Context: one part of a larger RNA
RNA sequence: GGCGCACGGUGAAUGCCUGGGCACUAGAAGCCGAAGAAGGACGUGACGAACCACGAAAGGCUACGGAGAGCCGUAAGUAAGCUAAGACCCGUAGAUAUCCGAAUGGGGGAACCCGGUGCAGAGAUGCAUCAUUAAAUACUGUUAAGGUAUUUAAAGGAAGACGCAGUGAACUGAAACAUCUAAGUAGCUGCAGGAAGAGAAAGAAAAAUCGAUUUCCUAAGUAGCGGCGAGCGAAAGGGAAAGAGCCCAAACCAGUGAAUUUAUUCAUUGGGGUUGUAGGACUACGAUAUGAGACAGAGAGGUAUAGUUGAAGUCUUUGGGAAAAGACGCCAGAGAGGGUGAGAGCCCCGUAAGCGAAAUAGCUCGAAGCUCUAGUAGGAUCCUGAGUAGGCCGGGACACGAGGAAUCCCGGUUGAAGCAGCGAGGACCAUCUCGCAAGGCUAAAUACUAACUAGUGACCGAUAGUGAACCAGUACCGUGAGGGAAAGGUGAAAAGAACCCCGGAAGGGGAGUGAAAGAGAACCUGAAACCGUGUGCCUACAAGUAGUCAAAGCACAUUAAAGUGUAAUGGCGUGCCUUUUGUAGAAUGAACCGGCGAGUUACGUUAAGUAGCGAGGUUAAGACAGAAAAGUCGGAGCCGCAGCGAAAGCGAGUCUGAAUAGGGCGAGCAGUUACUUGACGUAGACCCGAAACCAAGUGACCUACCCAUGUCCAGGUUGAAGGCUAGGUAAAACUGGCUGGAGGACCGAACCCACGUAAGUUAAAAAUUGCGGGGAUGAGGUGUGGGUAGCGGUGAAAUUCCAAACGAACUUGGAGAUAGCUGGUUCUCUCCGAAAUAGCUUUAGGGCUAGCCUCGCGAGAGAGGAUAAUGGAGGUAGAGCACUGUUUGGACUAGGGGCCCGUCAGGGGUUACUGAAUCCAGAUAAACUCCGAAUUCCAUAUAUCUAUACGCGGGAGUCAGACUGCGAGUGAUAAGAUCCGUAGUCGAAAGGGAAACAGCCCAGAUCACCAGUUAAGGUCCCCAAAUCUAUGCUAAGUGGAAAAGGAUGUGGAGUUGCGUAGACAACUAGGACGUUGGCUUAGAAGCAGCCAUCAUUCAAAGAGUGCGUAAUAGCUCACUAGUCGAGUGGCGCUGCGCCGAAAAUUUACCGGGGCUAAGCAUAGUACCGAAACUGUGGAUGUGCGAAAGCACGUGGUAGGAGAGCGUUCUAAGUGCGGUGAAGUCUAAUCGAGAGGAUAGAUGGAGCGCUUAGAAGUGAGAAUGCCGGUAUGAGUAGCGAAAGAUAGGUGAGAAUCCUAUCCGCCGAAAGACUAAGGUUUCCUGGGGCAGGCUCGUCCGCCCAGGGUAAGUCGGGACCUAAGGUAAGGCCGAGAGGCGUAGCCGAUGGACAACAGGUUGAGAUUCCUGUACUAAUAUUAAUCGUUAAGAGCAAUGGAGGGACGCAGUAGGCUAAUGGCGCAUGUAACUGGAAUCAUGUGUAAGCGUCAAGGCUUGAAGUGAGUCAAAUGCUUGCUUCUAAAAGGCUGAGGCGUGAUGCGGAGCGAAAUAAAGUAGCGAAGGUCAUGAUGUCACACUGCCGAGAAAAGCUUCUAGCCAGAGAGAUAUUACCCGUACCGCAAACCGACACAGGUAGUCGAGGAGAGAAUCCUCAGGUGAGC
Repeated sequence: GGCGCACGGUGAAUGCCUGGGCACUAGAAGCCGAAGAAGGACGUGACGAACCACGAAAGGCUACGGAGAGCCGUAAGUAAGCUAAGACCCGUAGAUAUCCGAAUGGGGGAACCCGGUGCAGAGAUGCAUCAUUAAAUACUGUUAAGGUAUUUAAAGGAAGACGCAGUGAACUGAAACAUCUAAGUAGCUGCAGGAAGAGAAAGAAAAAUCGAUUUCCUAAGUAGCGGCGAGCGAAAGGGAAAGAGCCCAAACCAGUGAAUUUAUUCAUUGGGGUUGUAGGACUACGAUAUGAGACAGAGAGGUAUAGUUGAAGUCUUUGGGAAAAGACGCCAGAGAGGGUGAGAGCCCCGUAAGCGAAAUAGCUCGAAGCUCUAGUAGGAUCCUGAGUAGGCCGGGACACGAGGAAUCCCGGUUGAAGCAGCGAGGACCAUCUCGCAAGGCUAAAUACUAACUAGUGACCGAUAGUGAACCAGUACCGUGAGGGAAAGGUGAAAAGAACCCCGGAAGGGGAGUGAAAGAGAACCUGAAACCGUGUGCCUACAAGUAGUCAAAGCACAUUAAAGUGUAAUGGCGUGCCUUUUGUAGAAUGAACCGGCGAGUUACGUUAAGUAGCGAGGUUAAGACAGAAAAGUCGGAGCCGCAGCGAAAGCGAGUCUGAAUAGGGCGAGCAGUUACUUGACGUAGACCCGAAACCAAGUGACCUACCCAUGUCCAGGUUGAAGGCUAGGUAAAACUGGCUGGAGGACCGAACCCACGUAAGUUAAAAAUUGCGGGGAUGAGGUGUGGGUAGCGGUGAAAUUCCAAACGAACUUGGAGAUAGCUGGUUCUCUCCGAAAUAGCUUUAGGGCUAGCCUCGCGAGAGAGGAUAAUGGAGGUAGAGCACUGUUUGGACUAGGGGCCCGUCAGGGGUUACUGAAUCCAGAUAAACUCCGAAUUCCAUAUAUCUAUACGCGGGAGUCAGACUGCGAGUGAUAAGAUCCGUAGUCGAAAGGGAAACAGCCCAGAUCACCAGUUAAGGUCCCCAAAUCUAUGCUAAGUGGAAAAGGAUGUGGAGUUGCGUAGACAACUAGGACGUUGGCUUAGAAGCAGCCAUCAUUCAAAGAGUGCGUAAUAGCUCACUAGUCGAGUGGCGCUGCGCCGAAAAUUUACCGGGGCUAAGCAUAGUACCGAAACUGUGGAUGUGCGAAAGCACGUGGUAGGAGAGCGUUCUAAGUGCGGUGAAGUCUAAUCGAGAGGAUAGAUGGAGCGCUUAGAAGUGAGAAUGCCGGUAUGAGUAGCGAAAGAUAGGUGAGAAUCCUAUCCGCCGAAAGACUAAGGUUUCCUGGGGCAGGCUCGUCCGCCCAGGGUAAGUCGGGACCUAAGGUAAGGCCGAGAGGCGUAGCCGAUGGACAACAGGUUGAGAUUCCUGUACUAAUAUUAAUCGUUAAGAGCAAUGGAGGGACGCAGUAGGCUAAUGGCGCAUGUAACUGGAAUCAUGUGUAAGCGUCAAGGCUUGAAGUGAGUCAAAUGCUUGCUUCUAAAAGGCUGAGGCGUGAUGCGGAGCGAAAUAAAGUAGCGAAGGUCAUGAUGUCACACUGCCGAGAAAAGCUUCUAGCCAGAGAGAUAUUACCCGUACCGCAAACCGACACAGGUAGUCGAGGAGAGAAUCCUCAGGUGAGC
């Protein structure tokens, strides 16, 4: 280390439970609000926060009822209280009810700010009131417009429901899409009500019918509509629920008023009157009656909102506990339910049945009242709804899409009749019938349920059920709209562990409580993953999908069984799922474990099964009753019983037809209702999954552009125009110098940007850092406040940006869009078992029909299949050339060409030229055939063997196929290519062989066996079986990879030479002569080359086969003889071999060892070898059989069919349980399986079995969801940077505190401040978590404390952009625009400075010195009726009041030098040096660098009225000054003050605290500050309003310099603020507006070093 066992930890499954949900039923109710709602903010308690309750009368107040002993909420505890004089509690009616909110006095960023008027009050303050709109009334106003007042009303909310109306999508379906559909749906909007809407016929119809509306059943998926596609889809009639009818206008009469044309008209009030077989007025007659009611409500009854009475049990046993068990009883109009220490009729609350209300509110009945209501006749006259009905054009609604289109509605345009009239009956006309429009009201039956009461559930039980059982619409995320969790259980009772021990604590051990602490608060049970401890067996030569089969050894001892655990060793053996022709696949998915997770439901159709009735079957709505059941009625309707025809129609027939013919379809009869199951249709329809489309909203805190108002840009350089001057010119031009200071100018910091490169890339950072780079007075950067919005905006334009996302944002909804696509789809067994083909398809990875599968039924006969026989069909293989083509040679030759002759007209001759046709010979073809098989196909009164085949109906799956053999095509007679045919296998098939190897060979696995026989293939070892037999071959490891080509390899069978007259080979010998042949050449003699190649001697010998020489020479060969003595050569054919033969990690081309057979060939015998066959024994299906039994079967994907197991709940029956249920853990048990028992432990209260029933019913996979836990791994990392030492504290110190030394920043890493944050600030304490380590420390946790203003900032002042908006304009609605006005700072206006002080606050407190406004007192002075003091507009004016660049100057801050003072101590004196300091405000007075500036008089006009004001015209006079306005700063005072280096106590710490306290001059440099946008220049020509001043209108009798006194409201104020406190998820190398910003060097705010100050970066 592996397996097992035992014991733990972690973790939360499982079981049990339920305080919460879900779905319904019945009743009651169906609104609240200016009398201030819904919803909130903030408060109220003796006690922190929260929930709940309540509202400054604040855990409550009053009255009346109920009830009767305790109470003071959740919520324990302490304190203080209340209560029989009746508390707390419950009910009814009241009081109070802060602030916001319609919000309503004005404003506003909700819960805040600011008022007016009246009354009261000394005041603080209190009380009341003040919005808008509409209507009515009154007053005012010249009618009017308008104004004022009074009264009444409205608004806003909700329940995400129901209703009516306005507007109105898209996805989707149509397998595309446009009419159509989805759908008048979703959404938005208006208005309601408890219901709404509709409603008393100008109706429906076709019966001489019905009689308002609404709803249900049916009619009916009918009639119809419809790219006649997809789909859409009535009505009448019938059956039910409910039931209810009325009122005006008009004619006519009367009154009043007005008008005028003088007898009428109009207006108004009352009477009258209300319909269609017409009615009414009118005239005449008659009657004072009848009935009705929806109005009203005395009284009565009953109900609701508190309550109350309410029967009956004890003992024993077990136990912690009795309600259990046992025993003996009792009640019941009560045995529903809940509780009580376990199952309780009799213990408690209740239950059945009774009783009950001071007060309030519904309901029912309902007297008086009130309202309404009537007849007959006449038929002269009058009335009976007008810009209406209707027509036309354009739309819409009707089931009805313009259609033949009636009917209804709307817009436009026309336009009747009027009772002798008018409308309708699906174009229209006629007849007939029905009705009476153009005015109005109307209950019930119907729809829905937020909230209330009472109940119910074959609903859930904490991953379920609401998102929410728990302080949940919470925490958290987002700018926002919006999104949106997790989280239940101690015990009967806290009896919640006194006390002791260890430890700093946390935690633990004892003790104690308890039935149990292994129930200890992280608490019931407590599974698995995962992490451990101990131990039995095994393991250190071993190669391993990890199991399985066999098996010694060791250890143990059981549900007693050939036991359990482990296991040396051996055999075999490439996971699961999905998708595929095919996966170990290196194709997909899963880290592991646990829980959750997918064919359901409704309606309809069809088939099968079961049951009822049967020529019939059956009810629906509804009613009765009832327990939400069952039941009884209910026959409307549906299906069937008759068909045929287009129909009229006829009918066991009918249609066609001239027909009586023929033919088509029928007629022989079984259905129907309910339930179950299969399938289909319509619905999301098995589950998960888009990209998208549309609607309504939310976003410009990011970013783009724009508007308003502010602000920023160190320093250096260049030197435009213009000007001055000199030259020059007739005058100019022009030129030089000086001046000047322009510029989308130059260099370069801040600032902005982002070109290169490197790093980073699970980052420091979801875009940064380092080093360089670009712009940097401009089309510049930036702050604050605003605007533009998705069918859109914005865009110096890139498809750029619009909140880390943009070829169309985000959020919610339509919505479960759609997905011919991918993935997933959960228990068992049995029977059968495919396809990857055809046709069609905007079809090709989809579908439909057929084919092939399955299940049921049927009929019947032996139809089906195979072989043989017989009879036919045919044109392939082959063959052939007779046709059609192709084609070689020859013969023959027409024709053509060449040459020749020629009389060059015709013609003739000739030919190594060509050549049709013909003939001979030889070939050739998928689209040739004079021929022509095998196989095949059709058939049969045939034979044999088989058992299929057929019809009808339910259900499918399949339409990607693969390889091998054979026959073809395409291709290259390539492909593991492609496409057909045919057969097989795989697919869907395991077993044996081929080393391994879907498709090849053998063979088809029902199960068991330690039995036998074989197939393919094998028999030396691995490895079962022959080192078998016989005969050959191979020598190459050929076997055990390959071609052209090559080769005296070797065997066999041939053929042809030579050979005893002596071959072949070897050895010995010869190999000569003319001649050195000739030529050539320096030479050439056999042998450089050329020519010739003869002749002689011989046994034989070339004018020479090679070597060789300068040339010769020399050595050879051919050839010959001898020796030897039998075979020896050539050529083809053939068996087996050889060469040809080079690749990449490793031998690697036999599976290996190895083999000379253990290779190859032939023949033979034996054996091995599979899940084949056989044997024995089981299981099961089908058939046969009366049975016994027999026979044949039982591989299997998609798929069909059948039978079962288990889970949750229900009913009935029957059981178990504290002497211990479920769950959990363990075990060697039973069953063919899913599964079931039994025993023990744990556990501590419920749970089974049988038979039926109902389902949220079975998990391993969906990159599934949620939770837990591993692995990686003690690994990466610990986020820019310097610390060291000593001391202290402490349980503990690298990290905390102190000190010393050493570093870092210093235009910052210092100081102030806006935004933003919101207590982080200070003190004391703590040490679980946070802090990337530690921690005694902290921006952490706990407790306590801290922010003080007339002058600072904001409001009580003003206005800009913009917002809002009375009136107004526009718009389906919602709403949009906009004037006056109001709001709105980033701007204008506006009064305080210095110092000190706290642990934490200061321009706020204190000290000192000021200023502003108002009021009061005092008071110089002026005025009091006009000759008028004074005030003074919401009116008129001025002013406020404005750009940029540049130069020069004044002044100051600041800094430095010198001087002065102090210190330089610790033993003393002195000196040099060094260090520090050398300061001081507002206000008031005074001086002042400068800058700007004409003034006066008269007269005219304008200024909405006026003006003495202002603007301006004209005339006259006057000046270059005075005066006026403005102005930094200096000096004095403020200040005999404050501050101040230093010294420094009492009293060693506190403490460098209290206290004391020196000097305080001068020179230099000198701003970006200030004078001041002052000046000069330039072009882009540079806010508004108020405060302020002035003028009158007007007001008015007192006013009032100065002084003194008093008063002066609300909000902010702590702290961080380039950052650890803001924005970036973080204590994050990023971002963040403005102000001050020292010294040396330097042009400089660059850069380097330093001051003040800060800091050493959390390993």
Molecule: large-subunit ribosomal RNA, half A
Organism: Lactobacillus jensenii